[in-house]
Context: one part of a larger RNA
RNA sequence: GGAUGAACGCUGGCGGCGCGCCUAACACAUGCAAGUCGAACGGUUAAAGCACCUUCGGGUGUGAAUAAAGUGGCGAACGGCUGAGUAACACGUGGGCAACCUGCCUCUUGCUCUGGGAUAGCCUCGGGAAACCGAGGAUAAUACCGGAUACUCCGUACCUUUCGCAUGGAGGGGACGGGAAAGCGCAUACGGCAAGAGAUGGGCCCGCGGCCUGUUAGCUUGUUGGUGGGGUAACGGCCUACCAAGGCAAUGAUGGGUAGCUGGGUUGAGAGACCGACCAGCCAGAUUGGGACUGAGACACGGCCCAGACUCCUACGGGAGGCAGCAGUGGGGAAUCUUGCACAAUGGGCGAAAGCCUGAUGCAGCGACGCCGCGUGCGGGAUGAAGGCCCUAUGGGUUGUAAACCGCUUUCAGCAGGGACGAGGCCGCAAGGUGACGGUACCUGCAGAAGAAGCCCCGGCUAACUACGUGCCAGCAGCCGCGGUAAUACGUAGGGGGCAAGCGUUAUCC
Numbered sequence: 001g002g003a004u005g006a007a008c009g010c011u012g013g014c015g016g017c018g019c020g021c022c023u024a025a026c027a028c029a030u031g032c033a034a035g036u037c038g039a040a041c042g043g044u045u046a047a048a049g050c051a052c053c054u055u056c057g058g059g060u061g062u063g064a065a066u067a068a069a070g071u072g073g074c075g076a077a078c079g080g081c082u083g084a085g086u087a088a089c090a091c092g093u094g095g096g097c098a099a100c101c102u103g104c105c106u107c108u109u110g111c112u113c114u115g116g117g118a119u120a121g122c123c124u125c126g127g128g129a130a131a132c133c134g135a136g137g138a139u140a141a142u143a144c145c146g147g148a149u150a151c152u153c154c155g156u157a158c159c160u161u162u163c164g165c166a167u168g169g170a171g172g173g174g175a176c177g178g179g180a181a182a183g184c185g186c187a188u189a190c191g192g193c194a195a196g197a198g199a200u201g202g203g204c205c206c207g208c209g210g211c212c213u214g215u216u217a218g219c220u221u222g223u224u225g226g227u228g229g230g231g232u233a234a235c236g237g238c239c240u241a242c243c244a245a246g247g248c249a250a251u252g253a254u255g256g257g258u259a260g261c262u263g264g265g266u267u268g269a270g271a272g273a274c275c276g277a278c279c280a281g282c283c284a285g286a287u288u289g290g291g292a293c294u295g296a297g298a299c300a301c302g303g304c305c306c307a308g309a310c311u312c313c314u315a316c317g318g319g320a321g322g323c324a325g326c327a328g329u330g331g332g333g334a335a336u337c338u339u340g341c342a343c344a345a346u347g348g349g350c351g352a353a354a355g356c357c358u359g360a361u362g363c364a365g366c367g368a369c370g371c372c373g374c375g376u377g378c379g380g381g382a383u384g385a386a387g388g389c390c391c392u393a394u395g396g397g398u399u400g401u402a403a404a405c406c407g408c409u410u411u412c413a414g415c416a417g418g419g420a421c422g423a424g425g426c427c428g429c430a431a432g433g434u435g436a437c438g439g440u441a442c443c444u445g446c447a448g449a450a451g452a453a454g455c456c457c458c459g460g461c462u463a464a465c466u467a468c469g470u471g472c473c474a475g476c477a478g479c480c481g482c483g484g485u486a487a488u489a490c491g492u493a494g495g496g497g498g499c500a501a502g503c504g505u506u507a508u509c510c
Base pairs, nucleotide, nucleotide: 001510002509003508004507006506007505008504009503010502013374014373015372016371017370018369019367020366021332026330027329028328030327031326032325035074036073037072040071041070049062050061051060052059053058081285082284083283091209092208093207094206095205096204097203100202101201105198106197107196108195109194110193111192112191113147114146115145116144122137123136124135125134126133127132153178154177155176156175158173159172160171161170162169163168183190211257212256213255218248219247220246223245224244225243226242227241228240229239230238260282261281262280263279264275265274266273267272287308288307289306290305291304310321311320312319313318338364340363341362342361346360347358348357349356350355377408378407379406380405387399388398389397390396391395412451414446415445416444417443418442422437425434426433427432454499455498456497457496458495459480460479461478465494466493467492468491469490475482476481
């Protein structure tokens, strides 16, 4: 000098774009953050309208209308947060899988036949303070379970062609055994099943690369390898029984410390050094530890079970909870925001769609936290006014064109009028409707210099000097050093220098 997710002191006009718990992965009140589908299913139900009846109170029916719950499907494994752990195939990079999986989506081929028994909701009882639970009865399905069909798929052994990279791969053939489906009040819509291909997403393996420590030198028994078996989507000591006695290490094993990794960021001429906030990719975690279930996918933040700690409710028998989601609270701390608006856009889930949901997201609020831009006026004006400060030869010097005064302009802020783009989107047969931001940006007009300057420094380094006060005191200080009676170094004033809505200080990095 540059830089920062900064903090502190003094000061503070406006706007744009960013950024904002670095500490306690501490504890959390409250609200919201994941639902949706009636075109899968059985039933229940308010109003308007319409029709009928009426004792004028209303009743009945209708209505692709409408609420709440249940069965079923898809989603909830995404999105969002955090960085505790992890020195590891976790990450980066380059490869391999002849050892693998992949819901929704796209393409191709074929199929969608025939039966059955339940169960929730509901009804009737019962238990419990509650959470919730039990018994009996009736019922539906794209829920569940049989049978048929399939020889494309799977299994078994066989024949055959061909290829490779060791195990082996690809194709053809017939034989035996095994395996499917679901419908839906219109339908050329939406679905279902089997097989193949693609796309996307993932799983596993390997080479190489990136911290400190030898005042850590030996480490290891599922350990290293083999055989049989099990398990997995899949290879594997992944697991198990038996057999052998191996495996790693000074090219640093093992142990200890520290740490999420990367694209990148800061600095530097570069080499390098330091860092990994925001944004993006990957990994890991969800009160602590363990476990599996469901599923295409989890060993699952707002799912389940068990154990621990903690908090809450209780009728003491027993129950409920998990903000490292968005706001917000307490606490810790030098320190870090609103319990806001909207689904209009972008994206996501569900749905045929209308649409519903979405604290993702888009916006607004707060904070000079940062960067950038703008303003606080411009021109003229000397009796060089008054006042302040300094010198003194009583007349000067300086503040200083500075002010007053004259003329001009009106950005920004203020007030008034108009007023968006974002929607070439979405909805609707059409007509037409639809914007949170926002009456915002922007445009026009009005008034008036009007509302808008501070901070640090002035001994040398280092740009800027005098006076007074103080008297090794009070104090200053980054280094050298100032202060003990004339201090340009302390304090105040005048003057000056530097930067400027900031200026200094502290901390850290280059």